[in-house]
Context: one part of a larger RNA
RNA sequence: ACCAACGAGUGUGCUAUAUGUUGCUUAAUCUAACUCUUACGAGAGGAAGGUGUAGCGAAAGCAAGUCUUAACCGGCGUCUUUAGUUAAUUGUCCUUCGCUCACAUUGGUGAGCCUCGGACAAUUUUCUAAACGGCAGCAUAUACACGACCAGAAACCAGGUGAUCUAUCCAUGGCCAGGGUGAAGUUAGUCGAAAGACUGAUGGAGGCCCGAACCCACUCGCCGUGCAACACGAGGGGAUGAGUUGUGGAUGGCGGAGAAAUUCUAAUCGAACCUGGCAAUAGCUGGUUCUACCCGAAACAGUUUUUGGACUGGCCUUAAGUGUUCCUUAUUGGCGGUAGAGCACUGAAUGGGAUAAGGUGGGAAACCUUACUUAUCCUAAUCAAACUCCGAAUGCUGAUAAGCUAAGCUUGAGAGUUAGACUAUGGGGGCUAAGCUCCAUUAGUCAAAAGGGAAACAGCCCAGAUCUCUAUCUAAGGUCCCUAAAUCUAAGUUAAGUGUAAAAGGUGGUGAAGGUUUAAAUACAACUAGGAGGUUGGCUUAGAAGCAGCCAUCCUUUAAAGAAAGCGUAACAGCUCACUAGUCAAAAACUUUCGCGCCGAUAAUGUAACGGGGCUAAACUUAGUACCGAAGAUGAGGGUCCCGCCUAUGGCGGGGCGGUAGGGUAGCAUUCUAUAUUCGUCGAAGUUCAAGACGCGAGUCUGGGUGGAGAAUAUAGAAGAGAGAAUGUUGGU
Repeated sequence: ACCAACGAGUGUGCUAUAUGUUGCUUAAUCUAACUCUUACGAGAGGAAGGUGUAGCGAAAGCAAGUCUUAACCGGCGUCUUUAGUUAAUUGUCCUUCGCUCACAUUGGUGAGCCUCGGACAAUUUUCUAAACGGCAGCAUAUACACGACCAGAAACCAGGUGAUCUAUCCAUGGCCAGGGUGAAGUUAGUCGAAAGACUGAUGGAGGCCCGAACCCACUCGCCGUGCAACACGAGGGGAUGAGUUGUGGAUGGCGGAGAAAUUCUAAUCGAACCUGGCAAUAGCUGGUUCUACCCGAAACAGUUUUUGGACUGGCCUUAAGUGUUCCUUAUUGGCGGUAGAGCACUGAAUGGGAUAAGGUGGGAAACCUUACUUAUCCUAAUCAAACUCCGAAUGCUGAUAAGCUAAGCUUGAGAGUUAGACUAUGGGGGCUAAGCUCCAUUAGUCAAAAGGGAAACAGCCCAGAUCUCUAUCUAAGGUCCCUAAAUCUAAGUUAAGUGUAAAAGGUGGUGAAGGUUUAAAUACAACUAGGAGGUUGGCUUAGAAGCAGCCAUCCUUUAAAGAAAGCGUAACAGCUCACUAGUCAAAAACUUUCGCGCCGAUAAUGUAACGGGGCUAAACUUAGUACCGAAGAUGAGGGUCCCGCCUAUGGCGGGGCGGUAGGGUAGCAUUCUAUAUUCGUCGAAGUUCAAGACGCGAGUCUGGGUGGAGAAUAUAGAAGAGAGAAUGUUGGU
């Protein structure tokens, strides 16, 4: 690494709520302990007690009311319903039998009373059924308490086990080749009065010297999936000592030991190890297993020792209710101080003028003056998020009406979300920097959205994928080739490969539209000729003669010619220019605005700033006609959900079906249990086969091979109920 098996929302509750369902029920309903019976499955009894039947008040308390208040007002409360049926009463009508009265008296008619029966209505009542409501059981969902979906700490506490490693200590033993140095002491001699000194010999001290064993570990190399969880090689240090070592023993974790390093205490040490408390706790991280269908978010507000967590609201789902309340547009009424604008207030700020006060200067004073200061006024032109005499658009909101749509609202139950991103617009911060940051526009898209375009490219442009189709039309964007479709039409522009990156600034590149002038009285350019005299103006100066510099800048002759616009000389000279004439011949000069260009233009692997080829259009501007182009629209067929209608297991019509977190619905498969029905040695399960069939799918059925004894279906029930991920666990390869 792969394969197989295992591997995560479970159980309990005198707990709560909701939904579904079952039993009883018009004040009910359920039993608990316990007792009796039993065929052990259960059955019968048992209202102690619970909930409910009445509320209000803080409470005493009162009670269909109560609280508040002096009282009213006010707050919170107060009525079960339907259908059938039994009986009674009452009323109305009809009717049977009788009695009394009046009229009439042959039969009869009217009124009253009593009585039998029937119909209708009302009230009460019996019973039955149903709904609302109540109680209890079961199921599902959620919450709460518990390990509470699973895995995961570092830790904390208790009781024990360890000093065979290592630290120190105790007891008892062992070991230290060889060589060197030569302390004290002793002794002999000499000297000395003595103390003693010196010399020689002897002696053998020392955390003495050199150096093996032994102990250590300073340097380098080697090794570094090693020979080795610290070794090996070459050197190095100590090596009679605070030496080293064997054996036995002592000290224990809130501890011991420590020539002291947070060092050692069995490869473990800022508190050993083992077991237990223990499934510690984890606002954190990872993982969380079958299918199809319907809807579908949030990244916001408030509070929070709160900011990567939580709670409430907002936004989503679902059930019931309500029914046009929603939305859009129109009309009409209201709210407001933004954009803009303005200077009437508050401030800022400039020029001119006037007046007043102060200062400066002059003056003996009066007074005058002024590049000064302040205040007020007039005038001109300005500025403001925290200025407003004004003031929109959009917006918000009441009413009315219409329209289109499938919303809106209320109550209950279940959530998730509260790290957002970019784009556009209005703003704050920043540098009118950022793929920056913070708000707003209930803006758009992404998030949670595939498809086409932008070469590639979550957030840009177009457009929202139910499935199938080698059908049609389009959007954005495109139509020379790569590459589907115009080498399309018409008129211009560009010459820069501009297109295919950029500014201030520059541009007699080129096109268009103007304006002002000159020009056959010959313009503009070119050529020919002239461009003179006073005079070398004066001054200055070595010199200064048009032309170093200063001052002045006149007059004359002329068609015209400056006391000179340049070059030049030491100074002159010389060459041009202005200005004039001629030749020539028809346009020329200046200026404003606009279009497209050009320069400005510099980066790191390789052209590399059209996607490439390449293009003079296949670039740009304007106008037009075709075509291509998407999962868009249309067409044909199928599926599913919702609504409506009908002849209703179905048909027809209309509308929907992108989707993360998340909610809802319907199913498939696995194991076991109960009941019923079946299959199986004439071959069950399992397993295998590019085999066949059914289902949208999870899956199911059939057949062949293998296998050799159990298995399936239906209806219910119960779960150790689905694997690809967790540095998952175990096994295999």
This is a predicted structure of a 733-nucleotide part of an RNA (large-subunit ribosomal RNA, domain II) from a Minisyncoccota bacterium.
The RNAcentral record of the full RNA draws on ENA.
The coordinates come from a structure-prediction model, not an experiment, and the mean pLDDT is 83.
Its Rfam family is "Bacterial large subunit ribosomal RNA". Rfam links the family to the GO terms structural constituent of ribosome and ribosome.
Taxonomically the source falls in Minisyncoccota (Bacteria, Bacillati).